[in-house]
Context: one part of a larger RNA
RNA sequence: AGACGGGAGUCCAAACAAGCGGUGGAACACGUGGCUCAAUCCGACAACAAGCGUGGAACCUUACCAGGGCUUGACAUGCCAGUGAAACCCCGAGGAAACUCGGGGGUUCCACAAGGACACUGGUACAGGUGCUGCAUGACCCUCGUCAGCAGGUGUCGUGAAACGCAUGGUUAGAUCCCAAAACCUGCGCAACCCUCAUCGCAUGUUUUCCCCCAGAUAUACAUCUGAGGGGAUGUCAUGCGAAACUGCCGGCGGAAGCCGGAGGAAGGUGGGGACGACGUGAGGUCGGUAUGGCCCUUAUGCCCUGGGCUGCACACGUGUUACAAUGGCAGCUACAAAGGGUUGCGAACCCGUAAGGGGGAGCUAAUCCCUAAAAAGCUGCGCCAGUUCGGAUCGAGGGCUGCAAUUCGCCCUCGUGAAGCCGGAAUCGCUAGUAAUCGGGGAUCAGCCACGCCCCGGUGAAUACGUUCCUGGGCUCUGUACU
Numbered sequence: 001a002g003a004c005g006g007g008a009g010u011c012c013a014a015a016c017a018a019g020c021g022g023u024g025g026a027a028c029a030c031g032u033g034g035c036u037c038a039a040u041c042c043g044a045c046a047a048c049a050a051g052c053g054u055g056g057a058a059c060c061u062u063a064c065c066a067g068g069g070c071u072u073g074a075c076a077u078g079c080c081a082g083u084g085a086a087a088c089c090c091c092g093a094g095g096a097a098a099c100u101c102g103g104g105g106g107u108u109c110c111a112c113a114a115g116g117a118c119a120c121u122g123g124u125a126c127a128g129g130u131g132c133u134g135c136a137u138g139a140c141c142c143u144c145g146u147c148a149g150c151a152g153g154u155g156u157c158g159u160g161a162a163a164c165g166c167a168u169g170g171u172u173a174g175a176u177c178c179c180a181a182a183a184c185c186u187g188c189g190c191a192a193c194c195c196u197c198a199u200c201g202c203a204u205g206u207u208u209u210c211c212c213c214c215a216g217a218u219a220u221a222c223a224u225c226u227g228a229g230g231g232g233a234u235g236u237c238a239u240g241c242g243a244a245a246c247u248g249c250c251g252g253c254g255g256a257a258g259c260c261g262g263a264g265g266a267a268g269g270u271g272g273g274g275a276c277g278a279c280g281u282g283a284g285g286u287c288g289g290u291a292u293g294g295c296c297c298u299u300a301u302g303c304c305c306u307g308g309g310c311u312g313c314a315c316a317c318g319u320g321u322u323a324c325a326a327u328g329g330c331a332g333c334u335a336c337a338a339a340g341g342g343u344u345g346c347g348a349a350c351c352c353g354u355a356a357g358g359g360g361g362a363g364c365u366a367a368u369c370c371c372u373a374a375a376a377a378g379c380u381g382c383g384c385c386a387g388u389u390c391g392g393a394u395c396g397a398g399g400g401c402u403g404c405a406a407u408u409c410g411c412c413c414u415c416g417u418g419a420a421g422c423c424g425g426a427a428u429c430g431c432u433a434g435u436a437a438u439c440g441g442g443g444a445u446c447a448g449c450c451a452c453g454c455c456c457c458g459g460u461g462a463a464u465a466c467g468u469u470c471c472u473g474g475g476c477u478c479u480g481u482a483c484u
Stems, first nucleotide, its partner, number of pairs: 001484002003481003007478007015468002019431005026322008034313002042053002064308007073126001077125008088105007109116002128297002131295003137291001139286003142282001144280001149188006155164002169178002194274004199243007209233005214227005246268001249262005324424001329382005340371003345364002350359003390421001395416007437460007
C1' cells in the first nucleotide's frame, strides 16, 4: 500500500421493513442431474449452469450408435502421365439407400501439328476433422455495476515503498457542485450530446381521418348506409423541420452550493423509457459461431447413405403453464386497442362440415387488401358450495392438416373417459406507477410442431414505504492484523 475482521462511524440500493402477487404441495410442459442404453452427441454447475448455446431434433438438422459403402475424397488450388474430343442425357442389373457393375445416345470452341478450355482414370502436392487444449490466444459476452469510482502531469512531503491531489464541513442520483484546504491542473468514467413517449407551431397529404356537394338504397320522423363520384384541409393521423424546461420567476432557509414550498405550464427540478457499462476482478464463458498457435487422425478421428438415438424412466432439482373455484364456471347478446407480418405469401365474401378443416378464389408487392375475432369489461340467463355445470391429467374411439414419410416421435378437432388437486412444511422470489396483478394481440425461427418458451404490443389497473435497528450487496473514512 492492499486484502480481510462474527471492529467502529457514515451513506446508498425493491437490501430489510410496510404492501401486493407468487415459488416450495398437485397435474402437465421444458431444462438439468442421476439411472438405463448399441447410442441416449457435446458444452454450461453459487451468485454469473439448469424454457441456457437451441429464434423450431420425425428424415434433414446431427456432431452420437448399428450396419452398408468411398479413398485426391462432399469442397479448394497446382503439377505429371494417359484417355475422351468433352459437358450432358437415357436405359439395364444388384441394393434399404449410398454405391457398384454394364450398355446406349450425343457432339462444341480457339486452333487445325502440338497444345488449351472441360471431364474421366492413375499418380503426386494436398484437402478434410463439431478430434484435444478457452490454463497457449484473437474476438465477443457475463459479473461486481450504471456502483462512483480509476488514473496521469507538475508541485509538496517522506531515507524509501508511498502519500497529498481524491481528506474535513455542506450538498447531490453522481469524484454533482460549493466552502475550505499543499496543492494546481488534466484524462477515462457521471451528466449532456443520440433514439423514443408526452405539448404546441409550420410544411407536405390519391391511401388515414373529418367536412361539404352529388348519386343510389333503406326508410319516411329525423336520419342511416353505400359509392376508385367531385372538391377541401380547421381538426385526427402520418412524415419532416422547429419551439418548449433553465431551479429561468416568486417566497422561506442558507455564507455558497443547494433544499423546501408556490406560480405559470402539456411537462418541474436527471419529466418517463431506451441505447450507452471507466481502470479493473473472477486463469469466469465460448477452439462446437467464426478466426487462430501447438498437438493428434490420414483406406480414417475424413466423406456418403439407410435405420435408430438426441424424446429412453425407480428417482432428485430448477424454470414455467393450468388449477384447486362464486371477485368464479357455463350459455347468449353487445362494445372498445396498439404493434407487427404477408407474392414459391396473406388469403376476403360465399358454400360444405358439429368442428379441426375443405371448396372457392375477390383483393393486396399493401396507411388501400388480408391475417383480424381483440380478450378481460358490460347486459341477460342458468347452476347454489358440491371433488361440483370446479379442475382438466390420463385413456378409448372417430376424424382433419403438414410433409417422400407422423410406429418409435408432430399439431389440431369431435364424442366418451374423467385422475391429482380444498391455496401448499422448513424455506424462498418478483415488484415503488401506468409499476405489480390480470386480459388478450403480434413476431422471429418455421413445411408442420411438442411455444405453456423468448421478444415486442396494447386493454383494465392497485396496495404500501413509519423508518434504516436487523439480513444481503455496495461506496467512503478511521482502526486491528502473525495474511500478500

A computed fold for a 484-nucleotide part of an RNA from a Candidatus Parcubacteria bacterium, annotated as small-subunit ribosomal RNA, 3' major domain. The coordinates come from a structure-prediction model, not an experiment, and the mean pLDDT is 82. The RNAcentral record of the full RNA draws on SILVA.